[in-house]
RNA sequence: AGAAUUAAAUAAGCGCCAGGACUACAUGAUGUGUAGUUGACGAGGAGAGGGUUUAUCGAAGUGUUCGGCGGAUGCCCUCCGGUUGGAGCAUGACAACCGUUAAACUUCUGUGAAAAACAUGGAGGCAACUCUAUGCACAAAAGCAGAAGUACCAUGCCUU
Numbered sequence: 001a002g003a004a005u006u007a008a009a010u011a012a013g014c015g016c017c018a019g020g021a022c023u024a025c026a027u028g029a030u031g032u033g034u035a036g037u038u039g040a041c042g043a044g045g046a047g048a049g050g051g052u053u054u055a056u057c058g059a060a061g062u063g064u065u066c067g068g069c070g071g072a073u074g075c076c077c078u079c080c081g082g083u084u085g086g087a088g089c090a091u092g093a094c095a096a097c098c099g100u101u102a103a104a105c106u107u108c109u110g111u112g113a114a115a116a117a118c119a120u121g122g123a124g125g126c127a128a129c130u131c132u133a134u135g136c137a138c139a140a141a142a143g144c145a146g147a148a149g150u151a152c153c154a155u156g157c158c159u160u
Base pairs, nucleotide, nucleotide: 014070015069016068017067019066020038021037022036023035024034025033026032027031041058042057043056047079048078049077050076051075052074080099081098082097083096084095085094088157089156090155091154092153104150105149106148107147108146109145110144111143118135119134120133121132122131123130124129
């Protein structure tokens, strides 16, 4: 240094790096080699199983958060569950939409903790860069709440 085995810990802008870019050294040529650095800032997102890959929202930035590989709460199907379906109740092997905060669509209103960045420092490294403290602002979407409106089965019971 590599391989195998065992144990523990660890994640979703998450993990990794044969491209690219940057730094150092060597070399002697206009490049090459070796070693390193970089390679996503938060918000949001999980019924179960299977499948699938360019899986939501903005901020910053232009020497890229470029590019590649893997994964992932997205999406599709099935199952289970919930709600709605022309007064009410019940049953649906029906339909639609959702996921325990569990009908939909349209419009409007309200709500919806930002963090990096930046500034001033500290530590490490020859450097590229890395880690960290304090201060300081600025989002959008989803979701939630309210108002108005739109449209929608069957059977039975009971009532008018």
The prediction has a mean pLDDT of 77. Predicted 3D model of a 160-nucleotide RNA (glmS glucosamine-6-phosphate activated ribozyme aptamer) from Halalkalibacter suaedae. The organism belongs to Halalkalibacter, within Bacteria. RNAcentral holds the sequence, with entries from Rfam. Its Rfam family is "glmS glucosamine-6-phosphate activated ribozyme aptamer". Its family is annotated with catalytic activity and regulation of gene expression in the Gene Ontology. About the family: This entry contains a glucosamine-6-phosphate activated ribozyme that is found in the mRNA for GlmS. GlmS is an enzyme that uses fructose-6-phosphate and glutamine to generate glucosamine-6-phosphate. The ribozyme catalyses self cleavage of the glmS mRNA that is thought to regulate GlmS activity. The family's RNA type in Rfam is riboswitch.